[in-house]
The RNA shown here (c-di-GMP-I riboswitch aptamer) has 100 nucleotides and comes from an Acidobacteriota bacterium. The sequence was found by an Rfam model in a public genome assembly.
RNA sequence: AUCCGAUAAAGGCAAACUUGUCGCGAGGCAAGGACGCAAAGCCGUGAGUCUCCAUCGUGCUGCGCUUGGCGCGCGCAAGCGAGAUUGUCUGGUUACCGAA
Numbered sequence: 001a002u003c004c005g006a007u008a009a010a011g012g013c014a015a016a017c018u019u020g021u022c023g024c025g026a027g028g029c030a031a032g033g034a035c036g037c038a039a040a041g042c043c044g045u046g047a048g049u050c051u052c053c054a055u056c057g058u059g060c061u062g063c064g065c066u067u068g069g070c071g072c073g074c075g076c077a078a079g080c081g082a083g084a085u086u087g088u089c090u091g092g093u094u095a096c097c098g099a100a
Stems, first nucleotide, its partner, number of pairs: 004098002012037002017032006035087001041093003046089002048085005053079001058077003062072004
């Protein structure tokens, strides 16, 4: 140093639930709260699960102005679509301590 993970030491995070808030929604954020966690730090690769279905978001197309970009209208979109979850698994990356 890598692997590994103790009735060790110093610490850290925070499930469910409640309140507020954002979102169409899955869900996110903040406060309280602790079920638990040796990566329950960070990212989101490959999956799993969940949400949306054109009125919100997004993409394509047309017109006008236009350096970028903005505005408007019509049409199409269940998909090789757009999202969410990571404390579901896998993957990447960083890291405290040092018993066996």
Taxonomically the source falls in Acidobacteriota (Bacteria, Pseudomonadati). Its Rfam family is "c-di-GMP-I riboswitch aptamer". Rfam's curators write: GEMM was predicted in a large-scale screen for bacterial structured RNA regulatory elements. The prediction has a mean pLDDT of 76.